c-di-GMP-I riboswitch aptamer from a Syntrophomonadaceae bacterium, 91 nucleotides, folded computationally.
The model forms 95% of the base pairs in the Rfam consensus.
The prediction has a mean pLDDT of 90.
Order: sequence, then structure tokens, then C1' cells
RNA sequence: GACCGACAAAGGCAUACCUUCCGAAAGGUCGGGACGCAAAGCUGAGGGUCUAAGGUUUGCUCAGGCAGACUAGGACAGCCUGGCUGCCGAA
Repeated sequence: GACCGACAAAGGCAUACCUUCCGAAAGGUCGGGACGCAAAGCUGAGGGUCUAAGGUUUGCUCAGGCAGACUAGGACAGCCUGGCUGCCGAA
């Protein structure tokens, strides 16, 4: 130094839920709160999952409108893989 991850040490992050704000929604944000996490740091590159405003289309309707299906250019890094970076140093 690399691999690796301890009933080690110093710390870190923050699930669900509640709340502020944003958003059509998924979801994100401020604050509280901790289920957990050795990368639960960053990255939307490859999969996967979620949403469907807008678009396309179908049915009902005189029309208006209502209902359904499909669709990411939207979202998720605490779903997986990958890339970059990082604390400590037992076996």
C1' cells in the first nucleotide's frame, strides 16, 4: 500500500413516523426522531422499481366532461451492479 472488517477507538449518516416548504404525482427540502448502515459519502453510467403532468389511444356522453390503457423527458443512490473518494488498523 492492497485485500479485508474487530463485542477495538474516534466519530459520521439517519428508516418508519410527525412537521415546514416545493411538486400533478412519485418524490425532494427545513426541523424533530432512530430502524438500521463500514461507505446508508458523491455519482442517474447499466439494470430494476415508482409516478404519469403532458402526449397517444379506447370506452361512455349530444357536447362538456368522466373512466381506462400505454408512455419519462420526472423520481428512487437506504434495490442491485459500476465509477470516484474517504476514518481506523485487530484477525